[in-house]
RNA sequence: GAUUUAUACAGAAGAGGGGAGAGAUCGGGCUCUGUAAACCUCUGGCAACCUACCGCAUGGCAAGGUGCUAAUUCCCGCCUAAGACAACCGCACAAGCGGCGUUAGGGACUAUAAAUC
Numbered sequence: 001g002a003u004u005u006a007u008a009c010a011g012a013a014g015a016g017g018g019g020a021g022a023g024a025u026c027g028g029g030c031u032c033u034g035u036a037a038a039c040c041u042c043u044g045g046c047a048a049c050c051u052a053c054c055g056c057a058u059g060g061c062a063a064g065g066u067g068c069u070a071a072u073u074c075c076c077g078c079c080u081a082a083g084a085c086a087a088c089c090g091c092a093c094a095a096g097c098g099g100c101g102u103u104a105g106g107g108a109c110u111a112u113a114a115a116u117c
Stems, first nucleotide, its partner, number of pairs: 001117008013043005021032003026077004044069003049065003053060002078106005088099004
């Protein structure tokens, strides 16, 4: 790096260095940030995928290997269904229809773990 499977609305911060950006990518939104971002180091913590150990078992434990430690993968984008349609936008002479916006499910993407290559 590729494939497969599982998980992703819960949970968990301090110090030192650093010095302007950050929230994966693109677009849109929103948010964090000189009361110090990213990133690095240390310490602590959370969680329980794998190993070990305990248990007949659902499980337990947290020693070892990872992971994580703002906001749901921060939210939306594609598809389906439901419902709504005050305002705004488009269409329509009009009734109204569609969009925007709401809810639920699915998908894609991404991340992490485990296994295989």
This is a predicted structure of a 117-nucleotide RNA (SAM riboswitch aptamer (S box leader)) from uncultured Arsenicibacter sp. The sequence was found by an Rfam model in a public genome assembly. The coordinates come from a structure-prediction model, not an experiment, and the mean pLDDT is 84. Lineage of the source: Bacteria > Pseudomonadati > Bacteroidota > Spirosomataceae > Arsenicibacter.